This is a predicted structure of an 84-nucleotide RNA (transfer RNA) from a Candidatus Omnitrophota bacterium. Its Rfam family is "tRNA". The sequence was found in a public genome assembly. Taxonomically the source falls in Candidatus Omnitrophota (Bacteria, Pseudomonadati). Its mean pLDDT, the model's own confidence on a scale to 100, is 81.

RNA sequence: GCCGGGGUGUCGAAAUUGGCAAACGAACUAGACUUAAAAUCUAGCGUCCGUAAGGAUUUGAGGGUUCGAGUCCCUCCCCCGGCA
Numbered sequence: 001g002c003c004g005g006g007g008u009g010u011c012g013a014a015a016u017u018g019g020c021a022a023a024c025g026a027a028c029u030a031g032a033c034u035u036a037a038a039a040u041c042u043a044g045c046g047u048c049c050g051u052a053a054g055g056a057u058u059u060g061a062g063g064g065u066u067c068g069a070g071u072c073c074c075u076c077c078c079c080c081g082g083c084a
Base pairs, nucleotide, nucleotide: 001083002082003081004080005079006078007077010026011025012024019067028044029043030042031041032040046057047056048055049054060076061075062074063073064072
């Protein structure tokens, strides 16, 4: 240099004919149980604003197509593999 795969909450990850982003699991927080803890069970849990109701925002970065983009197109960054 060329080719292929990938980048999504704190972490592992799902969402692929473009149509509710974050299912599911871990971690964390609160509660139950326990003398206490572990295990187990229940509830909550992206970020910002707000007393709340609610609002805004978020898929590596920027731009484009579209009524609508994690998903399609373009450029760039990073990781993994192959060829030279």